[in-house]
Molecule: SAM riboswitch aptamer (S box leader)
Organism: Flagellimonas zhangzhouensis
RNA sequence: UAGUUAUCAAGAAAGGCGGAGGGAAUAGACCCGUUGAAGCCUUAGCAACCCUUGGUGUCCAUGACCAAGAAGGUGCUACAUUCUAUCCCAACGGGAAUAGAUAACGA
Numbered sequence: 001u002a003g004u005u006a007u008c009a010a011g012a013a014a015g016g017c018g019g020a021g022g023g024a025a026u027a028g029a030c031c032c033g034u035u036g037a038a039g040c041c042u043u044a045g046c047a048a049c050c051c052u053u054g055g056u057g058u059c060c061a062u063g064a065c066c067a068a069g070a071a072g073g074u075g076c077u078a079c080a081u082u083c084u085a086u087c088c089c090a091a092c093g094g095g096a097a098u099a100g101a102u103a104a105c106g107a
Base pairs, nucleotide, nucleotide: 003105004104005103006102007101008100013043014042015041016040017039021032022031023030026085027084028083029082044077045076046075049073050072051069052068053067054066055065056064081099086096087095088094089093
């Protein structure tokens, strides 16, 4: 890196450097941005995937499930993954897929 599984309408910002872009890619729409974008750094926070503790269960362990937690590993902290794009359902709506993101695993 391919691949597998799970989740993606909840939640959480200040400061410093920086200096014009940004919301993944293409198209359209809609937004954010010189009252300072991206990026980098610091601090803080959110969440609970890994994780920690206790319990259920089991002959035991692993796995599973339940509850609590947050030291550590990631991640995240405008807008639903900003919305639409393909398919299905009769419809301004809903479901699914594709793509993407994140986590754990991974020949």